[in-house]
RNA sequence: ACUGACGAAAGGCAAAACUGGUGAAAACCAGUGACGCAAAGUUAUGGGUCUAAAGCCAGAUGUGAAAACAAAGGGUCAUGACUGCCAGACUACCGAA
Numbered sequence: 001a002c003u004g005a006c007g008a009a010a011g012g013c014a015a016a017a018c019u020g021g022u023g024a025a026a027a028c029c030a031g032u033g034a035c036g037c038a039a040a041g042u043u044a045u046g047g048g049u050c051u052a053a054a055g056c057c058a059g060a061u062g063u064g065a066a067a068a069c070a071a072a073g074g075g076u077c078a079u080g081a082c083u084g085c086c087a088g089a090c091u092a093c094c095g096a097a
Base pairs, nucleotide, nucleotide: 012037013036017032018031019030020029021028022027035084041090042089043088045087046086047085048082049081050080055076056075057074061070062069063068
């Protein structure tokens, strides 16, 4: 110097759930909490997963003489999310055999 978490020490992060807040939702933020994590540090770059507000599609039905207008619910869609799903990229504490 490299490898190396199956050892020691120092520390670190924090799942579910609950409370408060933000958001259309997924989810996120703060507090409590600890299931776990050796990159559970950073990054939505590729795959994957979640959501579907706006848009688009059709539209029960209602109003109307008609043209037309309104429209519940439905379908579709990421430009919204997730790095504690798997890869990639960048960075990093201790340093046994």
A computed fold for a 97-nucleotide RNA from a Chloroflexota bacterium, annotated as c-di-GMP-I riboswitch aptamer. The model forms 95% of the base pairs in the Rfam consensus. Its Rfam family is "c-di-GMP-I riboswitch aptamer". Rfam's curators write: GEMM was predicted in a large-scale screen for bacterial structured RNA regulatory elements. Lineage of the source: Bacteria > Bacillati > Chloroflexota.